[in-house]
């Protein structure tokens, strides 16, 4: 990489260094940021795997991954409901994309 399967409204430092851009593509918005973004390192959380137990739940954090701004930041595609003369607005649902994790090839 492709596939299955399951989860994504919690949780996570005024710390060093760095020295411009960051928030998955595209768009269209909203945000972060020299009060130092992104990254690295220390630090931690605790999604899964693991581990313990009184095992649909709690707990640990040695051990694999991960993960530490805003809901996966929000919309975009479809449906319903409510508003509205209509466009359009708001809300829920589902899909699709995307991330993690096991497995599998």
């Nucleotide at each position: 990489c492709a596939c299955u399967u399951a989860u994504c409204g919690a949780g996570a430092g005024a710390g060093a260094c760095u020295g411009a851009g960051g928030g998955a593509u595209c768009a269209g918005g909203c945000c972060c940021u020299a009060u130092g973004a992104c990254g690295u390192c220390c630090g931690g959380c605790a999604a899964c795997c693991u581990c313990c137990a009184u095992u649909a739940u709690g707990g640990a954090a040695c051990g694999g991954u991960g993960c530490c701004a805003c809901u996966u930041c929000c919309u975009g595609c479809a449906g319903a409901a409510u508003g509205u003369a209509a466009u359009c607005a708001u809300u829920c649902u589902g899909a699709g994309a995307g991330a993690u994790a096991a497995g599998c090839c």

SAM riboswitch aptamer (S box leader) from Neobacillus terrae, 105 nucleotides, folded computationally. Model confidence (mean pLDDT): 85 of 100. Rfam family: SAM riboswitch aptamer (S box leader). About the family: The SAM riboswitch is found upstream of a number of genes which code for proteins involved in methionine or cysteine biosynthesis in Gram-positive bacteria. Rfam links the family to the GO term regulation of gene expression. Lineage of the source: Bacteria > Bacillota > Bacilli > Bacillaceae > Neobacillus.